[in-house]
């Protein structure tokens, strides 16, 4: 850098440098900010992606032979947890923007899905 699958209205701040921007890109809209932003560094939390530890009857996948109501072990799922690996820690990924599609005579408003972009995990290149 890219590519698969899963999550994305829950949760969780303080101090210290620092000095003006920031809320991913574009537009609009709304916000957060000198009572101090971005960043960086420190501690502390949040969550449960990997992970741990305990179950795990049937079903599935694997081995095995004594071939069957077998044994093994895996994997799903289930409960617990947080030592490490990552992330996170205003606002819903801040809202909308493309399609479809419900309210509505119509404009308008606004209610569901999908997609596209993103952002973190695991795993793959």
């Nucleotide at each position: 850098u890219u590519g698969u699958u899963a999550u994305c209205a829950a949760g969780a701040a303080a101090g210290g440098u620092g000095g003006a921007g920031g809320g991913a890109a574009u537009a609009g809209a709304c916000c957060c900010u000198a009572u101090g932003a971005a960043a960086c560094c420190u501690u502390a939390g949040c969550a449960a992606c990997c992970c741990u530890u305990g179950g795990g009857c049937a079903c599935c996948c694997c081995u095995g032979u004594u071939u069957a109501u077998c044994a093994g072990g895996g994997a799903a799922c289930c409960a617990a947890g947080a030592a490490g690996g990552u992330g996170c820690u205003a606002c819903a990924u801040u809202c909308u923007a493309u399609c479809c599609u419900g309210u509505u005579u119509u404009a308008g408003u606004u209610g569901g899905g999908a997609a596209u972009a993103g952002a973190u995990a695991a795993c793959g290149c």

SAM riboswitch aptamer (S box leader) from Sediminicola luteus, 125 nucleotides, folded computationally. The sequence is in RNAcentral, with records from Rfam. Of the family's consensus pairs, 94% are formed in the model. Its Rfam family is "SAM riboswitch aptamer (S box leader)". The literature on the family includes a 1998 paper in Mol Microbiol by Grundy and Henkin, "The S box regulon: a new global transcription termination control system for methionine and cysteine biosynthesis genes in gram-positive bacteria". Taxonomically the source falls in Sediminicola (Bacteria, Bacteroidota, Flavobacteriales, Flavobacteriaceae).